[in-house]
């Protein structure tokens, strides 16, 4: 340098064009308990960045950035 794959709450992970973007763990609050833990209920929290297509994009396309894998170049 070229090609392929990936990027979603704090973390992990669903959602293959129309969802208030779901779940688990964690955080916080309530309940439970003499207290803590466990358990239980609730709350907050996410589409890497920019553009395009579309009535509508996390999803499709292009570019950028980062990561992983493979190939190549270099005296």
């Nucleotide at each position: 340098g070229c090609g392929g794959c990936c990027u979603u709450c704090g973390u992990c992970u669903a959602u293959c064009g129309g969802u208030u973007a779901g779940g688990a763990c964690g955080a916080c609050a309530g309940c439970c308990u003499u207290u803590c833990a466990c358990g239980u209920u609730g709350u907050a929290a996410a589409g890497a960045c920019g553009g395009g297509u579309u009535c509508g994009a996390u999803u499709c396309c292009c570019g950028u950035a980062g990561g992983c894998c493979g190939c190549g170049c270099c005296a």
Predicted 3D model of a 75-nucleotide RNA (transfer RNA) from an Alphaproteobacteria bacterium. It matches the Rfam family "tRNA". It is annotated as a transfer RNA. From the family's description: Transfer RNA (tRNA) molecules are approximately 80 nucleotides in length. Rfam links the family to the GO term triplet codon-amino acid adaptor activity. It was read from a public genome assembly.